[in-house]
C1' cells in the first nucleotide's frame, strides 16, 4: 500500500427503556442505561422511510426530520495475511 475481521491489547460510541427539555410532528439536546458498532468518525449528496403543510381519482408539491436503512465521498485505531 490493497484485502480481509479469526484471536488479543486499549481506547471510542452507545439501541431500547427512564427522566428532565426543545418542536404541531417525525425528531433533536441534556442526564441514566447499554443492544450493540471498525467506522455506529465527518459530510443530508443521491435514493429509501418518517413528518407537517397543500392539491387530489391514482398521485404530486413545498418545507423538514433521520447517516444505528443502502449507496456516496472525505478521514481512520489494533492485528492478521
Nucleotide at each position: 500500500u490493497u484485502u480481509c475481521g479469526a484471536a488479543a491489547a486499549g481506547a471510542g460510541c452507545a439501541a431500547a427503556c427512564c427522566c428532565g427539555u426543545a418542536g404541531u410532528a417525525a425528531u433533536g439536546c441534556g442526564g441514566g442505561g447499554a443492544c450493540g458498532c471498525a467506522a455506529a468518525a465527518c459530510c443530508g449528496u443521491g435514493g429509501a422511510u418518517c413528518c407537517u403543510u397543500u392539491g387530489c381519482g391514482c398521485c404530486g408539491a413545498a418545507g423538514g426530520a433521520c447517516u444505528g436503512c443502502c449507496a456516496g465521498g472525505u478521514u481512520g485505531c489494533c492485528g492478521a495475511a

c-di-GMP-I riboswitch aptamer from a Desulfuromonadaceae bacterium, 81 nucleotides, folded computationally. The model forms 95% of the base pairs in the Rfam consensus. Its mean pLDDT, the model's own confidence on a scale to 100, is 81. It was read from a public genome assembly, where an Rfam model found it.